[in-house]
The part of an RNA shown here (small-subunit ribosomal RNA, 3' major domain) has 477 nucleotides and comes from an uncultured bacterium. The full RNA is in RNAcentral, with records from ENA and SILVA. Model confidence (mean pLDDT): 86 of 100. Rfam family: Bacterial small subunit ribosomal RNA. Gene Ontology terms of the family: ribosome and structural constituent of ribosome.
Context: one part of a larger RNA
RNA sequence: UGACGGGGGCCCGCACAAGCGGUGGAGCAUGUGGUUUAAUUCGAAGCAACGCGAAGAACCUUACCAGGUCUUGACAUCCAGUGCAAACCUAAGAGAUUAGGUGUUCCCUUCGGGGACGCUGAGACAGGUGGUGCAUGGCUGUCGUCAGCUCGUGUCGUGAGAUGUUGGGUUAAGUCCCGCAACGAGCGCAACCCCUGCCCUCAGUAGCCAGCAGGUAAAGCUGGGAACUCUGAGGGGACUGCCCGGGAUAACCGGGAGGAAGGCGGGGAUGACGUCAAAUCAUCAUGCCCCUUAUGGCCGGGGCUACACACGUGCUACAAUGGCGGAAACAGAGGGAAGCAGCCCCGUGAGGGUGAGCGAACCCCAAAAAUACCGCCUCAGUUCGGAUUGUAGUCUGCAACCCGACUACAUGAAGCCGGAAUCGCUAGUAAUCGCGAAUCAGAAUGUCGCGGUGAAUACGUUCCCGGGUCUUGCACA
Repeated sequence: UGACGGGGGCCCGCACAAGCGGUGGAGCAUGUGGUUUAAUUCGAAGCAACGCGAAGAACCUUACCAGGUCUUGACAUCCAGUGCAAACCUAAGAGAUUAGGUGUUCCCUUCGGGGACGCUGAGACAGGUGGUGCAUGGCUGUCGUCAGCUCGUGUCGUGAGAUGUUGGGUUAAGUCCCGCAACGAGCGCAACCCCUGCCCUCAGUAGCCAGCAGGUAAAGCUGGGAACUCUGAGGGGACUGCCCGGGAUAACCGGGAGGAAGGCGGGGAUGACGUCAAAUCAUCAUGCCCCUUAUGGCCGGGGCUACACACGUGCUACAAUGGCGGAAACAGAGGGAAGCAGCCCCGUGAGGGUGAGCGAACCCCAAAAAUACCGCCUCAGUUCGGAUUGUAGUCUGCAACCCGACUACAUGAAGCCGGAAUCGCUAGUAAUCGCGAAUCAGAAUGUCGCGGUGAAUACGUUCCCGGGUCUUGCACA
């Protein structure tokens, strides 16, 4: 000087408390451990691994396993020979591949040749998701969006170092004010950036329709309009600016006015010096080591989907604030050409047929659902719950046996609100309701977004956890 203390002071955070909803019990989904297996590829490991890499394992992916095969190789550069295309057909085979047939390329040229592309040969080499993240780059997690981390000069100290950065206030903040042997400065904080909340200007189609006219079964449907909504570009607006009180006359704090918004308005992006030999050699790159007729390459098949168990994360429930039937409303954000697909017809349905329109403020996906209204159920393992299983189907795809999703009928399990323990959340939040997208042929209860309905509670900081700061002690460096 740090680190540490079941030392002290001050202060913060959904840290506790106050509340609301969960997890832990059930069934299922998913990840992991374990076990099994020819293989169940590999990585991730307290917080910060476990719906994580994977934004999507039937083949492919695929790295694993058994088998069948290749050896200059699937891919790159160089040399020699050759001019054989590509593609298609036939046969064998599970295919990789092998044999045969049809076919007989192109550019430049000084006509010697050169090049593209293919085949053959020799070797230099290729190749490796083989090892080492404790050899590395890059990228990432975490403490933590915590308020800290430092430097120059000066001063003090023999020195390590201190001072500044401590102190009195204040703040979300090393934020600002005051004081002070310090005076300044840098990286952080804040602001500058984006979205959102109010207003104005400009613009007016594919969006809008107040007034005028036409028109319909209905309809911005048409003429037209540029007001309104909206769209999207520019600007305004909030600054403790104004008033009162407190404070040290300061910073700042409390209250008020006006205002769409008030003291950082709400949200996002943004992550200092560093810590964990943290994670990643399997995104990629890369040193060294290792394999080289194999630890490389190709193929069909299997596996990654196993199942006595254990854990994490979720979904659906256990019902009446509910379930079912009928009929009526109101979103936002997205996606669409190898695509989204209306209307119509067929089917109980998944879906099929047809194909209008739309590269989309035009057309389509598209119904929003919870909700309100009418009716049934009346507390029951039930008209709750939907697992499991049987049968018959639909769709995608070369192919749904291992191993897809969906539909109909039948079946109708556990489950009566969950022990110890434990998680999230402070407002348009929690809870609850549906909608969309990426990936994707198909395959979400996951993920990332979107809006609808919309709470309760916070006395307070003694305690638990994490952090900041000053101080004290000292096993430790």